Predicted 3D model of a 72-nucleotide RNA (transfer RNA) from a marine sediment metagenome.
């Protein structure tokens, strides 16, 4: 230098054109004399960043950025 892969709640990762989710973890009721442990339910995303395509883009396309791994 060149090529793949990847980036989505606080971690782990699902969604491959049509309303952004699941575990766990935080929060708050229920149970309990209390504490776990169980149940219920809330909050929590500019979907890495800027373009493009399209009626619509987390998703297709490109340029950068960062994180992996591979050849030179």
């Nucleotide at each position: 230098g060149c090529c793949c892969g990847u980036g989505u709640a606080g971690c782990u990762c699902a969604g491959u054109g049509g309303u952004a989710g699941a575990g766990c973890a935080a929060c708050u009721c229920u149970c309990u004399c209390g504490u776990a442990a169980a149940g219920a339910g809330u909050a929590g995303g500019u979907c890495g960043u800027c373009a493009g395509u399209u009626c619509a883009a987390a998703u297709c396309u490109g340029a950068c950025c960062g994180c992996g791994g591979g050849c030179u």

Notes:
Rfam family: tRNA. It is annotated as a transfer RNA.